[in-house]
Context: one part of a larger RNA
């Protein structure tokens, strides 16, 4: 050095396990905010630091109800002083207090800082404490210019708004890449993405619809008709209606009042704390019995977890049954208020030209719809559709308005549930993670779980540098479970021995 066998070292694969997450489902809720949100800064316990809470009244104050023996949150012990059956600690309503920043609203500003003013009050030497003072928008009252009335402006007071928030709605604006096997109409797509503005849904909606000589009767969604009729450099691709079958069904109004909203009220009902809640023992093994064996026992409870293995009868609980002073959601009786409320059944509309947009529908024989520009009618003896146009026949009433449900999402709250992950997976985070750390910034972004059933976490004694570590002794079922701690592959390192070179 090489093989082979033992026995170690490294190393963290596997196994097992779960405090996290993943995806539904069923209820809930669907906002919060000038009575200062969301978010965060400083602070605040008898002792440092961080998370948590809380706010100069500061791990909390009052009050109402719930609970019953210990409590002063957590890492996390320790030392101290205290609370508590005259009911603490904890659970719930409700109130009350809430520094500074944040829309930020007195000005300012480099966010958590500076500097004012006005009224009242208490002190009178400073000063303290209480309110207030943003901008817009509406209303209403004074004043009030050029310019006589007026009107712009201005003051005052009152209401209302501003900001945040996951997805979903609607509305304004709106790409490229890509496909066409280049590429220009065309597609990607009214999609990405900006804006604006609402709701718990949002829109849309009660026929100037459709059909076809029969008839249907708002509206949204789902199935289907059907990749059909159709469009289309007839290419790529785009792509429907009628009818039929579901889901849900509600009509209504402009002379007015259905309806809605808010407040009070009358009775249920749920929701925020919580109460009761059956039934098991010996025996073996073994550190521990939940496991053997042996006899029992409850079950409207044999879901689930936990307990030193594997528990219907040890603990929590489950199954049923109950339970609210408060405060709140629904459904309901009544009653007030407020809203509909705009205008008079719809005129610069219909409808024409041009030029553009939605229509599956690229101007095409192109109807319907919107409308930027230019015109422009009837008046129910009217008018508008029926896919160029015309006539007949049928059908409907535009140019004003309201409307639940059937739908569309989940940032969040409570329960279930997985032929979902089980630490290189599963959320980027199981661990004090959007944290460390990078970046000037916008932004990018981690690694990091597990001794034991109980810390019983190794008193004491040696060796050693008053080390590290290691040896004995103790715990312990086990210490090669010793805290770099559960199993402990592999690669990589050794010791020993045998055998070859």
């Nucleotide at each position: 050095c090489g093989c082979a066998u033992a026995c170690g070292g490294u190393g963290g694969a596997u196994g097992c396990c779960u405090u996290g997450g993943c995806a539904a489902c069923g209820a809930g809720a669907g906002g919060c905010g000038a009575u200062g949100a969301a978010a965060g800064a400083c602070g605040u316990u008898g002792g440092a630091g961080c998370c948590u809470g809380c706010g100069a009244u500061a791990a909390g104050c009052u009050u109402c109800g719930g609970g019953g023996a210990g409590g002063u949150g957590g890492c996390a012990a320790c030392c101290g002083a205290c609370c508590u059956u005259u009911g603490a600690u904890c659970c719930g309503g409700a109130g009350a207090u809430c520094u500074c920043u944040g829309a930020a609203u007195g000005g300012g500003g480099a966010a958590a800082c500076c500097c004012a003013c006005c009224u009242g009050u208490c002190a009178u030497a400073a000063g303290g404490c209480a309110g207030g003072u943003a901008u817009c928008c509406u209303g209403u009252a004074c004043u009030g210019a050029a310019u006589c009335c007026a009107u712009a402006g201005g003051u005052a007071c009152a209401g209302g708004a501003g900001g945040c928030g996951a997805a979903c709605c609607a509305g304004g604006g709106g790409a490229a890449c890509u496909g066409a096997a280049a590429c220009a109409u065309c597609u990607a797509a009214g999609u990405a993405c900006c804006c604006u503005g609402a709701g718990g849904a949002a829109a849309a909606g009660a026929a100037a619809u459709c059909a076809a000589c029969c008839g249907a009767g708002a509206u949204u969604c789902c199935c289907u008709u059907a990749g059909u009729a159709g469009c289309g450099g007839c290419g790529a691709g785009c792509g429907a209606a009628c009818g039929g079958g579901g889901a849900c069904c509600a009509g209504c109004c402009c002379u007015u009042a259905a309806g809605c909203a808010u407040g009070u009220u009358u009775g249920g009902u749920c929701u925020u704390a919580g109460u009761g809640g059956a039934a098991c023992g010996c025996u073996c093994u073994g550190g521990a019995a939940a496991g053997u064996g042996c006899g029992a026992c409850c079950g409207u409870a044999g879901g689930g977890g936990g307990u030193g293995a594997u528990a219907g009868u040890c603990c929590c609980g489950u199954a049923c049954a109950c339970g609210a002073a408060a405060a709140g959601g629904c459904c309901u009786u009544a009653u007030a208020u407020g809203u509909g409320a705009a205008a008079u059944c719809g005129a610069g509309u219909a409808g024409g030209a041009c030029g553009g947009g939605a229509c599956a529908c690229g101007u095409g024989u192109u109807a319907u719809c919107c409308u930027g520009u230019c015109u422009g009618a009837a008046c129910a003896u009217g008018g508008g559709g029926g896919g160029a146009c015309c006539a007949u026949c049928c059908u409907c009433c535009a140019a004003g308005g309201c409307u639940a449900a059937a739908u569309a999402c989940u940032c969040c709250u409570c329960g279930u549930u997985g032929a979902c992950c089980g630490a290189u997976a599963g959320u980027g985070a199981a661990c004090c993670a959007g944290u460390a750390c990078c970046g000037u910034g916008a932004g990018g972004g981690a690694a990091a779980g597990g001794c034991g059933a109980a810390a019983a976490g190794a008193a004491c004694c040696g060796c050693g540098g008053u080390g590290a570590g290691c040896g004995g002794a103790g715990u312990g079922a086990a210490a090669u479970a010793g805290a770099u701690c559960c199993u402990g592959a592999a690669a990589c390192c050794g010791u020993a021995u045998g055998c070859g070179u």
Source information
The part of an RNA shown here (large-subunit ribosomal RNA, domain I) has 501 nucleotides and comes from a Pseudomonadales bacterium. The full RNA is in RNAcentral, with records from ENA.